[in-house]
RNA sequence: GGAGAGGUGGCAGAGUGGUCGAAUGCGUCAGACUCGAAAUCUGAUGUACCCGCAAGGGUACCGUGGGUUCGAAUCCCACCCUCUCCG
Numbered sequence: 001g002g003a004g005a006g007g008u009g010g011c012a013g014a015g016u017g018g019u020c021g022a023a024u025g026c027g028u029c030a031g032a033c034u035c036g037a038a039a040u041c042u043g044a045u046g047u048a049c050c051c052g053c054a055a056g057g058g059u060a061c062c063g064u065g066g067g068u069u070c071g072a073a074u075c076c077c078a079c080c081c082u083c084u085c086c087g
Base pairs, nucleotide, nucleotide: 001086002085003084004083005082006081007080010026011025012024018070027045028044029043030042031041032040046061047060048059049058050057051056063079064078065077066076067075
């Protein structure tokens, strides 16, 4: 230099145009069980900003920036980063 695969909540990871800021698992917090733990079960659990006394509600965010579309994590372009292969 060329080709391919990938980048998604704290972590792993599915989702390939609308029902999805988002499945599932892990982790964390609370509870149940236990003499106490572990295991198991139940519930909750991303970040930022805005509104609200509060309860709660709204908007944005899928590596970064653009584009297509009524609508983009998903399609297109450029760039950044990781892995593999070729030279």